A computed fold for a 586-nucleotide part of an RNA from a museum specimen metagenome, annotated as large-subunit ribosomal RNA, domain I.
Its Rfam family is "Bacterial large subunit ribosomal RNA".
RNAcentral holds the full RNA, with entries from SILVA.
Context: one part of a larger RNA
RNA sequence: CGCACGGUGGAUGCCUGGGCAUCAGGAGCCGAUGAAGGACGUGGGAGGCCGCGAUAGUCCUCGGGGAGCUGUCAACCGAGCUGUGAUCCGAGGGUGUCCGAAUGGGGAAACCCAGCCCGAGUGAUGUCGGGUUACCGCUGUUUGAAUGUAUAGGGCAGCGGGGGGAACGUGGGGAACUGAAACAUCUCAGUACCUACAGGAAGAGGAAGCAAUAGCGAUUCCCGGAGUAGUGGCGAGCGAAACGGGAGGAGACUAAACCGGAUGCGUGUGAAAGCCGGCGGGCGUUGCGUGUUCGGGGUUGUGGGAGCGUCUAGCUGGGUCUGCCGGCCUGGCGGGGAUGUGUGCAUGGCUAGCUGAACGUGUUGGAAGGCGCGAGCGGAGCGGGUGAUACUCCCGUAGGCGAAAGUUGUGCAUCGUUUCGGGCGUGUUCCCGAGUAGCGCGGUACCCGUGGAAUUCCGCGUGAAUCAGCCAGGACCACCUGGUAAGUCGAAAUACUCCCUGGUGACCGAUAGUGCAGAGUACCGUGAGGGAAUGGUGAAAAGUACCCCGGGAGGGGAGUGAAAGAGUUCCUGAAACCGUGCGCCA
Numbered sequence: 001c002g003c004a005c006g007g008u009g010g011a012u013g014c015c016u017g018g019g020c021a022u023c024a025g026g027a028g029c030c031g032a033u034g035a036a037g038g039a040c041g042u043g044g045g046a047g048g049c050c051g052c053g054a055u056a057g058u059c060c061u062c063g064g065g066g067a068g069c070u071g072u073c074a075a076c077c078g079a080g081c082u083g084u085g086a087u088c089c090g091a092g093g094g095u096g097u098c099c100g101a102a103u104g105g106g107g108a109a110a111c112c113c114a115g116c117c118c119g120a121g122u123g124a125u126g127u128c129g130g131g132u133u134a135c136c137g138c139u140g141u142u143u144g145a146a147u148g149u150a151u152a153g154g155g156c157a158g159c160g161g162g163g164g165g166a167a168c169g170u171g172g173g174g175a176a177c178u179g180a181a182a183c184a185u186c187u188c189a190g191u192a193c194c195u196a197c198a199g200g201a202a203g204a205g206g207a208a209g210c211a212a213u214a215g216c217g218a219u220u221c222c223c224g225g226a227g228u229a230g231u232g233g234c235g236a237g238c239g240a241a242a243c244g245g246g247a248g249g250a251g252a253c254u255a256a257a258c259c260g261g262a263u264g265c266g267u268g269u270g271a272a273a274g275c276c277g278g279c280g281g282g283c284g285u286u287g288c289g290u291g292u293u294c295g296g297g298g299u300u301g302u303g304g305g306a307g308c309g310u311c312u313a314g315c316u317g318g319g320u321c322u323g324c325c326g327g328c329c330u331g332g333c334g335g336g337g338a339u340g341u342g343u344g345c346a347u348g349g350c351u352a353g354c355u356g357a358a359c360g361u362g363u364u365g366g367a368a369g370g371c372g373c374g375a376g377c378g379g380a381g382c383g384g385g386u387g388a389u390a391c392u393c394c395c396g397u398a399g400g401c402g403a404a405a406g407u408u409g410u411g412c413a414u415c416g417u418u419u420c421g422g423g424c425g426u427g428u429u430c431c432c433g434a435g436u437a438g439c440g441c442g443g444u445a446c447c448c449g450u451g452g453a454a455u456u457c458c459g460c461g462u463g464a465a466u467c468a469g470c471c472a473g474g475a476c477c478a479c480c481u482g483g484u485a486a487g488u489c490g491a492a493a494u495a496c497u498c499c500c501u502g503g504u505g506a507c508c509g510a511u512a513g514u515g516c517a518g519a520g521u522a523c524c525g526u527g528a529g530g531g532a533a534u535g536g537u538g539a540a541a542a543g544u545a546c547c548c549c550g551g552g553a554g555g556g557g558a559g560u561g562a563a564a565g566a567g568u569u570c571c572u573g574a575a576a577c578c579g580u581g582c583g584c585c586a
Base pairs, nucleotide, nucleotide: 001583002582003581004580005579006578007577013571014536015535018508019507020505021504022503023502024501025500026499027497028496029164030163037099038098039097040053041052042051044077045076047073048072049071050057059093060092061091062090063089064088068081069080070079104113105112106111114133115132116131117130118129119128120127135161136160137159138158139157140156141155142154143153168199169197170196171195172194173193179186183233209216210215220247221246222245223244224243230238231237251489252488253487254433258296259295260294261293262292263291264290265289266288267287273286274283275282276326277325278324279323280322281321301467303432304431305430306429307426308425309424310423311422312421314333315332316331317330318329319328320327335420336419337418338417339416340415342414343413344412345411346410347409348408349407350406351405353401354400355399359374360373361372362371363370375392376391377381383395384394385393438462439461440460441459442458443457445455448474469484470483471482472481473480523530524529543570546557547556548555549554
């Protein structure tokens, strides 16, 4: 060096209880009635996981189900339960130690120490059990200081908040690497990140809008418009809108003028003013001005409203100082609209389930589902399992059926709450959202980097008008056109997926696929934090009784098995690497 046979090792093939992606439907919040997350306990027998909470592998009720059961790693023993229906599955209740927002006080989380009320116990104290006691906000009520009225403050009661949550949302702050082939404006990017808060969505939203001589008619989202118009050390780059086509479709409530009630302040007089109008009587700090509060009224841009005038519209009760006439206000019945964790009925879904067709034989084999022969079902020949490849063996599948209880959608009825007259004319008078709009300075968002810079928002200052008004149409002016700011609310179309159910895959198959084929574990770190690896006997443990060698480990027989060269270091078992034998070369 070659050949042969082994050892070691765990590649490869095959497999999959785990992942990955995506679709559809559901659900979209939990929490002081104590959450999320934990600590410690809890079983007849040490421990881990899971379940549960001193009623602790569970308790009660109502359903399902129908023969075994006392979870799992994981056997064995013991003791029990069960057709008076267990175990198990579903719904609703009960219990629920201690920590944790943690909330009686404290604290180095899962511990320590209390007050008050009620109860147990003791001769009495100690002790034990149940309840209660944090803070903040709002509402109500009470008390009440400097200081007289008051107010601040305090007390009490009720209601709410607090913390958690994968992504999605809105607001407040807000980088750098990078790109510009360097770099400073610029870009990355209002991104990452920090933070506040909310919801099942959020935000936006009924034009002080677009447009352009024609018109549209809230918002949101998608496809175009368009990488266009623009912007830009006119570099790198950034980058609209109108409009067209679709998804969806919904509009409401206030402020003010004016009227009335209550109340504070100022003012007024002896009968003027006032008490709805007329006549007659009567009252008289009722009036007027102003502030607060409540009710009515009112809500618009072909301007609207108040006020004034006028017309029209069911029944009935009450009020307006009094008698008559007229007028005005208001309640009920009746009618229309909206709304609701309301109630009832009907119907559908979800949370357990039930039913569900059709095959024999020969042969090979350890085993039939293979092969041969002859049959059958099919609204079911999706899939999985069974000793090899099963439409007819098992679970299922198509189809059909099912709920005491809880939950959810839809429809109808009922009940509660809430809301509602209209037309015309006039509109000289009054109202139409103020430290606002605008403007100056400094910033900012818009395609727009200060530019000719409109429009938006913010800081400092200044500071209008009320319809013959005001804003906008990209400086500005005129004409024209559109709109009506400085108050509030709002479904759907849209975004996302921690979670539940079902489906699918030219997705992975154990160095892959999640970090994890039960792991945020072992281990590392003071800590924040970092963070693995390890899958496969066999159809079934049938896991090798018994004998032999050996101290044992291990092995040889025997036995099991189809196979033991499948013996738990277990399927297959490559290579590196290590041997033994033989041959060859030096």